[in-house]
Context: one part of a larger RNA
Molecule: large-subunit ribosomal RNA, domain IV
Organism: Nitrosomonas halophila
RNA sequence: CUCGGGAGAAGGAACUCGGCAAAUUGACACCGUAACUUCGGAAGAAGGUGUGCCUUUUGUACGUGUAGCAUCUUGCAUGUGAAGCGGAAGGAGGUUGCAAUAAAAAGGUGGCUGCGACUGUUUAAUAAAAACACAGCACUCUGCAAACACGAAAGUGGACGUAUAGAGUGUGACGCCUGCCCGGUGCCGGAAGGUUAAGUGAUGGGGUGCAAGCUCUUGAUCGAAGCCCCGGUAAACGGCGGCCGUAACUAUAACGGUCCUAAGGUAGCGAAAUUCCUUGUCGGGUAAGUUCCGACCUGCACGAAUGGCGUAACGAUGGCCACACUGUCUCCUCCCGAGACUCA
Numbered sequence: 001c002u003c004g005g006g007a008g009a010a011g012g013a014a015c016u017c018g019g020c021a022a023a024u025u026g027a028c029a030c031c032g033u034a035a036c037u038u039c040g041g042a043a044g045a046a047g048g049u050g051u052g053c054c055u056u057u058u059g060u061a062c063g064u065g066u067a068g069c070a071u072c073u074u075g076c077a078u079g080u081g082a083a084g085c086g087g088a089a090g091g092a093g094g095u096u097g098c099a100a101u102a103a104a105a106a107g108g109u110g111g112c113u114g115c116g117a118c119u120g121u122u123u124a125a126u127a128a129a130a131a132c133a134c135a136g137c138a139c140u141c142u143g144c145a146a147a148c149a150c151g152a153a154a155g156u157g158g159a160c161g162u163a164u165a166g167a168g169u170g171u172g173a174c175g176c177c178u179g180c181c182c183g184g185u186g187c188c189g190g191a192a193g194g195u196u197a198a199g200u201g202a203u204g205g206g207g208u209g210c211a212a213g214c215u216c217u218u219g220a221u222c223g224a225a226g227c228c229c230c231g232g233u234a235a236a237c238g239g240c241g242g243c244c245g246u247a248a249c250u251a252u253a254a255c256g257g258u259c260c261u262a263a264g265g266u267a268g269c270g271a272a273a274u275u276c277c278u279u280g281u282c283g284g285g286u287a288a289g290u291u292c293c294g295a296c297c298u299g300c301a302c303g304a305a306u307g308g309c310g311u312a313a314c315g316a317u318g319g320c321c322a323c324a325c326u327g328u329c330u331c332c333u334c335c336c337g338a339g340a341c342u343c344a
Base pairs, nucleotide, nucleotide: 001339002338003337004336005335006334007333008332010330011329014328019325027051028050029049030048031047036041038173052095053094054093055092056091057090062086063085064084068080069079070078071077072075096100108323109322110321111320112319113318114317115315116314120132121131136171137170138169139168140167141166142165148157149156150155174310175309176308177307179240180239181238184237185236186233187232188231189230190229193228194227195226199222204217205216206215207214208213241259242258243257244256245255268302269299280296281295282294283293284292
């Protein structure tokens, strides 16, 4: 020096990205226990007190249960119950030690907030999460030889099921809700018209032949789905404006004008896991706070199942604060053990 342990004056997070690590707490009994809440919880909330041994009450209460007694259903019966065996809790008094769950084993706690409801699942060997799943919700398809999937096919799964079933997609407990747009893309419906393939083959023309004909060509007409067209549909893919003026201080604009659009973002939330400018501004916390909490709204570039906003409980989850505690630190020291190292 490295590794593993132990102790430490005064201070107590000043350490550090961050209390990482360590320390604190810890058992049992009793007392006591807030906000909030889906009334289940939160909760072991928090915070306190007690704990050994001896004497006595007392071998007491109680348990078990022999004999005995009682009963009638006569049994390996039931009830009661001397004996025997087991044996608390509480009360009173005393007593030892630094210390009585004397060792060991055995929650640190509280407050605010983001995300995800929850228990689960995941990158075998750098990620356990806010990702996945989930119950619930919604849409679409499917009438059974189902849809869908595997398979040149036969066939099989779906299912020995039958729309309260099965499949696909999205969202993700619960509470309050889920606004406007169908112009584009998609899907569904419609069938009058337009377009349109093979096919059909009116007419004209060429070759040849005496001719009938054979043959080459022209291509009127008729002719499906699809597309065009007409409607519907957004918990389908998606989208959800600009400029100018205006109130008796100023500022702002309930109001008006105008252009464009399919329609111009509703409720709720908002410097946010989203805010560039930005350490926005104000308030709180600190002596001092780019983080944190509460507000404001000027939303570069939130927004409603690509869900919006809340939310008790839960989390080896992210951020912030406090109490307790400590060698994390001020600032290091000593001790025990294992290695390395030096010498033999």